[in-house]
């Protein structure tokens, strides 16, 4: 100096699990249904968080990490969110 990685912004893709039961509402509608609150049982894990008994990874130990475990939080029709992946951008930021 250039390129790449991490972080930022935009766009795209993106799984899982009850459209559950009961109840309240001068709500929307005026049946049914929807929405919001409260209670109940059952589930999911890929925001975040916590953890290392098991699994896997870091050549082994120690120690750590995870797409592993736990489900506090979050979620269980659509919408929204969503780890992660791809494309693009510009310039800043420190680091490798």
């Nucleotide at each position: 100096c250039c390129a790449g990685c991490u972080g930022u912004u935009g766009c795209g893709g993106g799984a899982g699990a009850g459209a559950c039961c009961g109840u309240g509402g001068c709500g929307c509608a005026g049946a049914a249904g929807c929405c919001c609150g409260c209670g109940g049982c059952g589930c999911c894990g890929a925001a975040g968080g916590c953890g290392c008994a098991a699994u896997u990874c870091c050549g082994c130990c120690c120690g750590g990490a995870a797409u592993c475990g736990c489900u506090c939080a979050g979620g269980c029709a659509c919408c929204a969110g969503g780890a992660c992946c791809g494309c693009a951008a510009g310039g800043c930021a420190u680091g490798c």